[in-house]
Context: one part of a larger RNA
RNA sequence: CGCAGGAAAAUUGAAGGGGGCUAUUUCUAGUACGAGAGGACCGAAGUGGACGCAUCACUGGUGUUCGGGUUGUCAUGCCAAUGGCAUUGCCCGGUAGCUAAAUGCGGAAAAGAUAAGUGCUGAAAGCAUAUAAGCACGAAACUUGCCCUGAGAUUAGUUUUCCCUGAAAUCUUAUUAAAUAAGAUUUACUGAAGGGACGUUGAAGACUACAACGUUGAUAGGCUGGGUGUGUAAUCAUAGUAAUAUGUUUAGCUAACCAGUACUAAUGACCCGAGAGA
Numbered sequence: 001c002g003c004a005g006g007a008a009a010a011u012u013g014a015a016g017g018g019g020g021c022u023a024u025u026u027c028u029a030g031u032a033c034g035a036g037a038g039g040a041c042c043g044a045a046g047u048g049g050a051c052g053c054a055u056c057a058c059u060g061g062u063g064u065u066c067g068g069g070u071u072g073u074c075a076u077g078c079c080a081a082u083g084g085c086a087u088u089g090c091c092c093g094g095u096a097g098c099u100a101a102a103u104g105c106g107g108a109a110a111a112g113a114u115a116a117g118u119g120c121u122g123a124a125a126g127c128a129u130a131u132a133a134g135c136a137c138g139a140a141a142c143u144u145g146c147c148c149u150g151a152g153a154u155u156a157g158u159u160u161u162c163c164c165u166g167a168a169a170u171c172u173u174a175u176u177a178a179a180u181a182a183g184a185u186u187u188a189c190u191g192a193a194g195g196g197a198c199g200u201u202g203a204a205g206a207c208u209a210c211a212a213c214g215u216u217g218a219u220a221g222g223c224u225g226g227g228u229g230u231g232u233a234a235u236c237a238u239a240g241u242a243a244u245a246u247g248u249u250u251a252g253c254u255a256a257c258c259a260g261u262a263c264u265a266a267u268g269a270c271c272c273g274a275g276a277g278a
Stems, first nucleotide, its partner, number of pairs: 001152001005163007015149004021049007033038001051106005059100004066093005071086006110144003117137004164277001167187009189275002194272003198214005219265003222261005229253002236247004
């Protein structure tokens, strides 16, 4: 821009894409078969491999935004306690998120029409013949079935809901006596439904887009409570010459987690979109 008014949702499904793998064990059955050795079809059940999709409850990884240990040195006047730098100084753990090695699921069944192939009936050709008429089977391939996209499918579909029902002046045309109707131009008027912009944001994200919220409010931050992690803070007291230990104390601190709570910030305005639709 289109989809012959403007919008918001929900759909139909033309068409396109994905997927389609396979091993082994058990039963049937040591059966059929075979002198024996050996050893099935058909059918049923289980366990795997690779591949794919999803998820983070479990097991782990990461987790330079959390807690702790520790070396050297500098600083806060000193002790103590802290902070900076040294690859996060070096290490030990670890929340959320992300993730695989973690754990759920998938390939199917079934149907249709077939290939090679197998048949029934059956002539031409008194026989024979699956074929000439007719009828029936037959594969991971084909068309469906399962999952995803999908009306720019210009053949632009369907359904539901929402919105707009004004004024004046001038001119032209038609019926004409006025008046009425239609059209054009101008003037201001009002500005719907809905959308945008703006702001607070997000398990959404390069930007855009998408999604949530904007006081009729829990959208983010803060605060409060909880959870999780770390592992018993500082101060003081006691014991010891001291290093240190013990008590106060399962403390103190605690990111991205879960709730609650308007304390802070999402203010009012603004822009687009018309007047019933060739």
Molecule: large-subunit ribosomal RNA, domain VI
Organism: Buchnera aphidicola (Greenidea ficicola)